RNA sequence: CAUCUGGAGAGCGGUGCUCAGGCACCCACCGAAGGAGCAAGCCGGCCAUACCGAUGUGUCCGGUCAAACUCUCAGGUACCGGGGACAGGGG
Numbered sequence: 001c002a003u004c005u006g007g008a009g010a011g012c013g014g015u016g017c018u019c020a021g022g023c024a025c026c027c028a029c030c031g032a033a034g035g036a037g038c039a040a041g042c043c044g045g046c047c048a049u050a051c052c053g054a055u056g057u058g059u060c061c062g063g064u065c066a067a068a069c070u071c072u073c074a075g076g077u078a079c080c081g082g083g084g085a086c087a088g089g090g091g
Stems, first nucleotide, its partner, number of pairs: 001091001003089004011027001013026005028077003034073001035071003041064005047058004
């Protein structure tokens, strides 16, 4: 990387349109496509401090920075279908 298997959550909400499938808007809700946010650590700087020195230590500031955490932009919310992080099998 492709393939096979497993794979959660939350509305049979309201209004309008449509022959129907469905679509638009509003309210509520969910986190496991995607997206965004950050902790320690690390790096740099200022100051203070220890030291003969090398250098160490501490506060503050800046940079970097993960997730299944947080946000809910996107996506989704009866069953079925679809999607699906992640896990496993063989290749």
Glycine riboswitch aptamer from uncultured Thalassolituus sp., 91 nucleotides, folded computationally. Its mean pLDDT, the model's own confidence on a scale to 100, is 79. The organism belongs to Thalassolituus, within Bacteria. It matches the Rfam family "Glycine riboswitch aptamer". Gene Ontology term of the family: glycine biosynthetic process.